Context: one part of a larger RNA
RNA sequence: GGGUGAACGCUGGCGGCAUGUUUAAGGCAUGCAAGUCGAAUGUCUGUUUACAGGCAUGGCAGACGGGAGAGUAACACGUUGGUAAUCUGCCUCUAUCCCGGGCAUAACUCGGAGAAAUCUGAGAUAAUACCCGAUAGACAUGGGGGGACACAAGUCAUUCCCAUGUAAAACUCCGGUGGAUAGAGAGGAGCCUACGGCCCAUCAGUUUGUUGGUAGGGUAACGGCCUACCAAGGCUACGACGGGUAGCGGGUGUGAGAGCAUGAUCCGUCUCACUGGGACUGAGACACUGCCCAGACUCCUACGGGAGGCUGCAGUCAAGAAUCUUCCUCAAUGGGCGAAAGCCUGAAGGAGCAAUGCCGCGUGAUCGAUGAAGCUUUUCGGAGUGUAAAGAUCUUUUAUCAGGGACGAAUUCGUGACGGUACCUGAUGAAUAAGUCACUGCUAACUACGUGCCAGCAGCAGCGGUAAUACGUAGGUGGCGAGCGUUACCC
Numbered sequence: 001g002g003g004u005g006a007a008c009g010c011u012g013g014c015g016g017c018a019u020g021u022u023u024a025a026g027g028c029a030u031g032c033a034a035g036u037c038g039a040a041u042g043u044c045u046g047u048u049u050a051c052a053g054g055c056a057u058g059g060c061a062g063a064c065g066g067g068a069g070a071g072u073a074a075c076a077c078g079u080u081g082g083u084a085a086u087c088u089g090c091c092u093c094u095a096u097c098c099c100g101g102g103c104a105u106a107a108c109u110c111g112g113a114g115a116a117a118u119c120u121g122a123g124a125u126a127a128u129a130c131c132c133g134a135u136a137g138a139c140a141u142g143g144g145g146g147g148a149c150a151c152a153a154g155u156c157a158u159u160c161c162c163a164u165g166u167a168a169a170a171c172u173c174c175g176g177u178g179g180a181u182a183g184a185g186a187g188g189a190g191c192c193u194a195c196g197g198c199c200c201a202u203c204a205g206u207u208u209g210u211u212g213g214u215a216g217g218g219u220a221a222c223g224g225c226c227u228a229c230c231a232a233g234g235c236u237a238c239g240a241c242g243g244g245u246a247g248c249g250g251g252u253g254u255g256a257g258a259g260c261a262u263g264a265u266c267c268g269u270c271u272c273a274c275u276g277g278g279a280c281u282g283a284g285a286c287a288c289u290g291c292c293c294a295g296a297c298u299c300c301u302a303c304g305g306g307a308g309g310c311u312g313c314a315g316u317c318a319a320g321a322a323u324c325u326u327c328c329u330c331a332a333u334g335g336g337c338g339a340a341a342g343c344c345u346g347a348a349g350g351a352g353c354a355a356u357g358c359c360g361c362g363u364g365a366u367c368g369a370u371g372a373a374g375c376u377u378u379u380c381g382g383a384g385u386g387u388a389a390a391g392a393u394c395u396u397u398u399a400u401c402a403g404g405g406a407c408g409a410a411u412u413c414g415u416g417a418c419g420g421u422a423c424c425u426g427a428u429g430a431a432u433a434a435g436u437c438a439c440u441g442c443u444a445a446c447u448a449c450g451u452g453c454c455a456g457c458a459g460c461a462g463c464g465g466u467a468a469u470a471c472g473u474a475g476g477u478g479g480c481g482a483g484c485g486u487u488a489c490c491c
Base pairs, nucleotide, nucleotide: 001491002490003489004488006487007486008485009484010483013361014360015359016358017357018356019354020353021319026317027316028315030314031313032312035060036059037058040057041056042055043054044053045052046051067272068271069270077196078195079194081192082191083190086189087188088187091185092184093183094182095181096180097179098178099133100132101131102130108123109122110121111120112119113118139165140164141163142162143161144160145159147156148155149154170177171176198244199243200242205235206234207233210232211231212230213229214228215227216226217225247269248268249267250266251262252261253260254259274295275294276293277292278291297308298307299306300305325351327350328349329348333347334345335344336343337342364394365393366392367391374385375384376383377382399428400427401426402425403424404423408418411414435480436479437478438477439476440461441460442459446475447474448473449472450471456463457462
């Protein structure tokens, strides 16, 4: 000198765009943050058929979106390859198919238990819920034969044969929507490889599923991933093991660069969801607002037993130098469901608060000397403040008031939270608007008084003990300016 998610002191007019718990991954009152489909189905209520609303079964979605950085020094991340070791709902394309039958069950009705949460007995019923059968091979499993590649394991443009097994669901306004099987694609995901990026050697040895093999299990899949047996290996001064610290990258700050520091906001990715463990469902989770168990904590209780999880958006307490509204709207963009109308969406779009930052604008312009008054100073002559003020003329950015008034709407019609906002026009009147730090040297800017090694200043040198340009006040001056200083941290 530059920088900051800053804080503190003094001060403070406006607008635009950003940013805003860096600390306690501490505890949380309240509301909202994930539903939707009647064109799958049964039924209840209202009511006059229509229609509207609810409950339940069923389907899809709740694995996205949103938050945080606790853990993690690791294939977590980044770059690079591989997967002949893999999976993939919805979407697109191709081919073929959708035949027949059956048992239940919820909501509901009747009854019971309980303070509640909720549980339970009996009865009835439907489906794209569930089950059985048929049909099919390009599908799966097993067996056998041939060929090509390969050291082998094994693999396939493959090919042939046999056996066994597994499909489906209907709705309809008759247009279609949907279902099953197989193949291909797109996008997504899993796994593996090489290389790269912190500190400590006052951490030197470490490891027993450990290293490898065989067999089996398990997985979508390779693999000590797991188990049994066998062998005794594996890693290590090119730093193993241990300890400390830390999410990683694109980036960001600084610097001429090399580098050093850093990882807020935005994007990618990983990890976490009261703490620890576990699986279920599913194409996908070992699942933030799903389930089960244990623990701590909080709450309700009729003491028998129950309920909860803001590291979602607001908000609250605490902690702290310190960080916002319990706002509006689904109008736009996007997401879920739905054939659609539409519903949901604290994602998002907006508004609010904060000089927290960056950028822009204003606080007036021109003229005005007898150089007024006041204040300061003086060698008492004067000098400074100073064209500064007053005064005259002008302007109206801004401000206030009045009138008009959008784009953003994609889509012919209708549809705008923001918002009567931005913007435009007119009127009024200089009207509504300046501070802060410094002035010994470094370092731009000096005098007077007070004080008297006191009170105090100070980044360093240092200043103050009776003439202090260094303390305090005043006048003056210098710097920056809606900011200016101080502190902390980085280059």
Molecule: small-subunit ribosomal RNA, 5' domain
Organism: Candidatus Parcubacteria bacterium